Annotation:
Transfer RNA from a Chlamydiia bacterium, 74 nucleotides, folded computationally. Model confidence (mean pLDDT): 80 of 100. It matches the Rfam family "tRNA". It is annotated as a transfer RNA. The RNAcentral record of the sequence draws on ENA.
[in-house]
């Protein structure tokens, strides 16, 4: 340099045949329970879906450029 894969919550990931309010587990916070608690129960918060632009009535999802990580080839 070329090709491919990936980037979604603090962490690990799902969602990728475009359809509406973006989710799960773990973690965090608050409350309950308890003699106490790290166990158990309930609730809450937390996301510019890597960034810009485009297509569309509608984009995490499609197209394009850039950035970052990985793999292969040279």
């Nucleotide at each position: 340099g070329c090709a491919c894969u990936g980037g979604u919550a603090g962490c690990u990931c799902a969602g990728c045949u475009g359809g509406a309010u973006a989710g799960a587990g773990c973690g965090a916070u608050u409350g309950g329970c308890u003699a106490c608690g790290g166990a158990c129960c309930a609730a809450u918060a937390g996301g510019u879906c890597a960034g810009g632009g485009g297509u569309u009535c509608g984009a995490a999802u499609c197209c394009u450029c850039u950035c970052c990580a990985g793999u292969g080839c040279a």